[in-house]
RNA sequence: GGCCCUUUAGCUCAGCCUGGCAGAGCAUCUGGCUUUUAACCAGAGGGUCACGGGUUCAAAUCCCGUAGGGGCCA
Repeated sequence: GGCCCUUUAGCUCAGCCUGGCAGAGCAUCUGGCUUUUAACCAGAGGGUCACGGGUUCAAAUCCCGUAGGGGCCA
């Protein structure tokens, strides 16, 4: 230098192909239960969907560029 994979909640990851309400588990917080803690049960909060631009009525999703991480080739 070329090519491929990857980036979504504090953490691990779905969702992307086929555009239409941003989700799960864990963690955190509140309540219940319990003599108390843990466990268990119920609920709540938490997101610039890596960044910039484009297309579209509408973009996490499609297109272009950039950046971080991983791999292969030279």
Predicted 3D model of a 74-nucleotide RNA (transfer RNA) from a Candidatus Nanoarchaeia archaeon. RNAcentral holds the sequence, with entries from ENA. Model confidence (mean pLDDT): 83 of 100.